[in-house]
C1' cells in the first nucleotide's frame, strides 16, 4: 500500500400507464367468440419523480490537506453510469490472512 475471508453496512417510487398470462362478470341455446368492464402475479416497454456510499467527471460552492496563493483530496459537488419490494450489490469500519 494491495488482494483476499467473515461480520455490520444508508438512501430514494414494490408510482402512473400499456401490451402478455389467469380467473370472474357481460352478450350466446350450448361451444366458440366478442374485447367491454374488474381483480392478480410476474415479464416487457415508456413516462414522470426521486436517491448516492460501486465506478466516472469537477474542483463552481462547502471542508480539509496550511496563514496566504498555487495546487491536490474528500463520505464535497455533477448524477454520465448505477440504484429506488426482497435477492444482488455497496464507500466505509472491525476483525483474521497473503504478498
Nucleotide at each position: 500500500c494491495c488482494g483476499u475471508g467473515c461480520g455490520g453496512g444508508a438512501g430514494a417510487g414494490u408510482u402512473c400507464a400499456u401490451c402478455c398470462c389467469a380467473g370472474c362478470c357481460c352478450c350466446u341455446g350450448a361451444c366458440a367468440g366478442g374485447u367491454g368492464g374488474c381483480u392478480g402475479u410476474a415479464g416487457a416497454u415508456g413516462a414522470c419523480g426521486c436517491c448516492g456510499a460501486a465506478g466516472g467527471g469537477g474542483c463552481a460552492a462547502u471542508u480539509c490537506c496550511u496563514c496566504c496563493c498555487c495546487g491536490g483530496a474528500a463520505c464535497c459537488u455533477c448524477u454520465c453510469a448505477g440504484g429506488c419490494g426482497a435477492c444482488c450489490g455497496g464507500a466505509c469500519c472491525g476483525c483474521g490472512u497473503g504478498g
The RNA shown here (Glycine riboswitch aptamer) has 99 nucleotides and comes from a soil metagenome. Its Rfam family is "Glycine riboswitch aptamer". From the family's description: This family represents the bacterial glycine riboswitch. Gene Ontology term of the family: glycine biosynthetic process. The RNAcentral record of the sequence draws on MGnify. The model forms 82% of the base pairs in the Rfam consensus. Model confidence (mean pLDDT): 77 of 100.